[in-house]
RNA sequence: AAAACGCGCCAGGGGAGCACAUCGCUGAGAUUGAAGCCGGACCGCCACGCACGGGCCGCGCUUCUAACCCUCACUACCUGACCCGGAUAAUACCGGCGUAGGGAGGCACCGUUCCGGGAAA
Numbered sequence: 001a002a003a004a005c006g007c008g009c010c011a012g013g014g015g016a017g018c019a020c021a022u023c024g025c026u027g028a029g030a031u032u033g034a035a036g037c038c039g040g041a042c043c044g045c046c047a048c049g050c051a052c053g054g055g056c057c058g059c060g061c062u063u064c065u066a067a068c069c070c071u072c073a074c075u076a077c078c079u080g081a082c083c084c085g086g087a088u089a090a091u092a093c094c095g096g097c098g099u100a101g102g103g104a105g106g107c108a109c110c111g112u113u114c115c116g117g118g119a120a121a
Stems, first nucleotide, its partner, number of pairs: 001113001006109001008107003011071004017025002033064005038058003042054003077102003083096004
């Protein structure tokens, strides 16, 4: 003074599908909690309806968060893709495409090797 492996700190990237749906399938992970919005029926108010108020529910959405995976790369994940073949109750379930095209990193420690200096023989 450099690489790999390992470890630590900080930072960053990412997905959440299928279902015969309280049980099930694949997977590391298939949404832990909170907030907002949307929808639904119900209750209150009201002569009725609208509106308003209330909690509840949603195999609804968004954001934050928990867990999990990944950070230079054939192995997080995305695109091609409503793709192709096979299987299945069904699905990106398995295989292909695919070392495809994209895709998020710095620092410190450890450590072998190399170079230089010193001491002893």